[in-house]
Context: one part of a larger RNA
Molecule: small-subunit ribosomal RNA, 5' domain
Organism: uncultured prokaryote
This record gives sequence, structure tokens and C1' cells, in this order.
RNA sequence: GAUUGAACGCUGGCGGUAUGCUUAACACAUGCAAGUCGAACGGUUAGAAGCUUGCUUCUGAUGACGAGUGGCGGACGGGUGAGUAAUGCGUAGGAAUCUGCCUAGUAGUGGGGGACAACUUAGGGAAACUUAAGCUAAUACCGCAUACGCCCUACGGGGGAAAGCAGGGGAUCUUCGGAACUUGCGCUAUUAGAUGAGCCUGCGUGAGAUUAGCUUGUUGGUGAGGUAAAGGCUCACCAAGGCUACGAUCUCUAGCUGGUCUGAGAGGACGAUCAGCCACACUGGGACUGAGACACGGCCCAGACUCCUACGGGAGGCAGCAGUGGGGAAUAUUGGACAAUGGGCGAAAGCCUGAUCCAGCAAUACCGCGUGUGUGAAGAAGGCCUGAGGGUUGUAAAGCACUUUCAAUAGGAAGGAAUACCUAUCGGCGAAUACCCGGUAGACUGACAUUACCUAUACAAGAAGCACCGGCUAACUCCGUGCCAGCAGCCGCGGUAAUACGGAGGGUGCAAGCGUUAAUC
Repeated sequence: GAUUGAACGCUGGCGGUAUGCUUAACACAUGCAAGUCGAACGGUUAGAAGCUUGCUUCUGAUGACGAGUGGCGGACGGGUGAGUAAUGCGUAGGAAUCUGCCUAGUAGUGGGGGACAACUUAGGGAAACUUAAGCUAAUACCGCAUACGCCCUACGGGGGAAAGCAGGGGAUCUUCGGAACUUGCGCUAUUAGAUGAGCCUGCGUGAGAUUAGCUUGUUGGUGAGGUAAAGGCUCACCAAGGCUACGAUCUCUAGCUGGUCUGAGAGGACGAUCAGCCACACUGGGACUGAGACACGGCCCAGACUCCUACGGGAGGCAGCAGUGGGGAAUAUUGGACAAUGGGCGAAAGCCUGAUCCAGCAAUACCGCGUGUGUGAAGAAGGCCUGAGGGUUGUAAAGCACUUUCAAUAGGAAGGAAUACCUAUCGGCGAAUACCCGGUAGACUGACAUUACCUAUACAAGAAGCACCGGCUAACUCCGUGCCAGCAGCCGCGGUAAUACGGAGGGUGCAAGCGUUAAUC
């Protein structure tokens, strides 16, 4: 000199853009952060009719749905950096693998069965919850049939699948419910792709020798098991190997990278925000489900802690967003909206989304603007100094003329909005003017928001401080003090004329900041 996720002191007008627990991976009150689908299902609700007035039947392009069965998603998104010096990361390669949703292709989607929730009844329990009996549906579950391709094979053969739902209307059939047809969405098997993931290898990736030896599934082989997959991954047997002074083992420290800061560079230091990867989710262990987890807001066990209890037993996990206590020099609102972008579910409308977009707080940082402009010598008054003549503050003020940025008040006003849905119309599919799909046009949708921006109104009106002035280092005099009080980054000042302490006048430097402290180059 540059820099910072900074803090402290004094001061403080506005805007834009960023950033904001670096400490206790300490403990957490409260609210929210992952749901959705009735076009999978039984039901619930609604309307009408009949009378037996609480039952039965009917209606469906009328809309919706608590709880339940079922499907998909809760493995993403969000947080944190405890652990990890290599099961990590970076880079370059590799072969023995899996991959829901998505894309393209091929072949199918036939015919049956038995249950379990919900519900009803009867109980147990303070609660959490739970027991027994009975009824019932499905895209839930299980056989049978079929098998282009698929899997196993000793090449003879053997094995294995599925589910339906919604819309439509012209002929045909009809038990008048529908069938059949057609359109769309699904389902099953398989091939390929894309995406994502698992595995292996080379090289690189801290400190310490005041750590010199380490290792028995250890190193290799054969065989078997296991995995989606290679492999001591695991086991049996056999051999005695393997690593190490080019630093093994041990100890300490640490998430890694793109990058950030500094520097002419080489380097050095760091790894906040943003992006990629990894690891973790009260502590330790375990598996289940699933395409994917050994799963932050799932399950089980153990432990510590907190809470409820009728003492028998139960409940919980903010390193999600806010917020609280604590720790600390120190770090924000228990805000708004799904309008945009993105995600989950759904045919869609839509619902959910503390992701996200916004707003609030903080001079925390960077950038920009303002606090007036011109004129004005009687060089006013006052202050300070003085050699008492004067000098300086100083064109500074006052006065005169002008302007109104920003702030204030009032009015106007882009863009972030494109879809989807709806309406009209054209084309495709189709027997069809229907449904569905695609194109064109119109209409609808804004949290921010009192938006950006523009115009008008009035008044110089509302807006300057901080540090320093002995040398380094730009800037000097007076008074007070008297080795005292004090200053200080280094040298050093202060013991009666202190440009170095304290105050004043003046000056210098930066400026909505200025200094100090800490840290890096």
C1' cells in the first nucleotide's frame, strides 16, 4: 500500500447492488418447511320418488370430500462442516454393473379366485393406542392360459407377465345396465438410447523422526458363498507373504475443488457468499420398503437429555425458515406471495412448495448523488496571535441575484405476463359436425407496489464529521502542567520558555464516513 463474512470508538442525509452466528455439530417454547390423485377403489355428502317417517329404490356432464385401501412423491429441493490426510477431492483413464419417470422400437393386455382395511358390534387403556367377531371394493394380492423377444440349461429341455380407467357418438346386438367400435391415459415382457448412480486404476492433494518398524483376513492362490457388479467382500484349505528411510505405522491438524486475497511475476495465505463433489442429521448400532436410502422433518434397539402421566405406561429430536435461551468482540423479521423461475402429484382445473421471488433490519462492503451556485471588502463583528503598527480566521459570513438534484407532498405511469384454462376459427385422427391432439386470434392472471420512471408544488429551505499537525509523514503558534498528569507504531517526549502531555486558535488529510484493533499478502 492492498484486502476483510470483521469488531470497537466518535459521527451519520439519500439511493442502487451485494453480504450478514467465523464462537456452543450447545439446548430448544411456538408456528410453518411434503404432499397429491375421486379420471385406481369401497364409501361420505347432494337431488328425486315410494310410504313403513326411517327404510327402500332411482338419477349422474351437479359439484365436492374428513378418515381408510391403493398409486406416485417423501433418496429431490433446503441446512451444516462434526468426522475424514483417503472407502474423500481434483485430473486422466478403465470394465465386471444397475437405472423409476422420459424417448424410439417390437410383442401382448385372455380367463378366474380368495382376502384385508374402512364400516358395524362387543371390549381394554389416563393417554399413546389396541383386542376379538362380522361385512366389502379395487390399477391391492394370488393362481391358470399364452410367450416374438427374455431367463436357466447337461442343449434333451425347463421357467416366467399383465389392469384397468376416462371421453365420444352413427350404424349392429342388447337382459336397456351395457356389449362392440373409436380416441386418450395406463399395464406387461423385451431391445436400444438418454439421464442418474455404483465399482477399479495412474498421478496430484497438510505438519511432526523429540513417531522406525507395521500387518494375521494380514499378502497371494484354489474352491465355494455373496452382491446389480470385479474383488479376502466373506468362508474352507494351501503357501508365507505384503508395506517401509522415495517416510510405513503412530500423533496432531483439516471437508476437497472451481476459485478468493495479495503480488510485476514466481509465489504466499485462505476455501464466507455462488457453483461441483463428499460427509453428517441428539450419540452409537441395525435393517425394512423401494428404481434409488441403510433414509434431516421414516422404522427398530441401546444411551444421554427434555416433557406428559391416573405411576401401569407413553412422547420428542430446528446442522429447514423465522424465533428463544446460552456462548461471544460480533451477525437480522416468530414478514408477504406462489405473480415469475423451478419442483412433487394430477388428464386437467388445481393443490402443496420458509425452494424461490420479494419486502423488513444493519454505513457490513462496493458504487453513485447531495449537503447549494454566482457575486460580494466596510477586508464588519467576534475569536486567536502580536513587535500594539497590525496580522489571521476571510469572499468566509452578512447582503444581492439564481437554481431545486436528493429528501417532502400530490398526480400520472412502463416492464417483469409467457403459458395453461376459457371463447372463436383452421388442420389432423376417426364412420362422425362428437371426443381428443396441433396451429392462429381474442380474453384472463402482479406478492413486490404508495414500483422504476415522468410531471407539478414550495422553500436555501431538511442534510458534516473524524483523525492528525517532533522526525518517518502533508500540516504551528499561545496558554496550562512541571520526570507530575500524561503520550507513544519506531526513534523517543515531559524535571518552569514542551511545534511530542491537556485546552484553544490556526492548519493538513480523508469524507458519510473517519480512526483504532485483529488478520493475510